[in-house]
Molecule: c-di-GMP-I-GGC riboswitch aptamer
Organism: Bacillaceae bacterium
RNA sequence: UCCGAUAAUGGCAAACCUAUUGAAAAGUAGGGACGCAAAACCACGGGCCUAAGGUUUUCACUAAGGCAGCCGAGUUACCGAAG
Repeated sequence: UCCGAUAAUGGCAAACCUAUUGAAAAGUAGGGACGCAAAACCACGGGCCUAAGGUUUUCACUAAGGCAGCCGAGUUACCGAAG
């Protein structure tokens, strides 16, 4: 360094509930734990979600917004058995 224990110390927190912001997706705070060795950071690539506004007769498309706990890229990091 790769790697990742039925190790140690700590950490994060899905669903759901409450409050709040938002048109929505969703965010934030508190409760709560399904899980997580990057479930830390980052929307650059792919993917997914929303569509108040705009175009449109409608369908639909889209400016824009969101998701890192979907997969990659990039950046950083605790511990140390076996190999």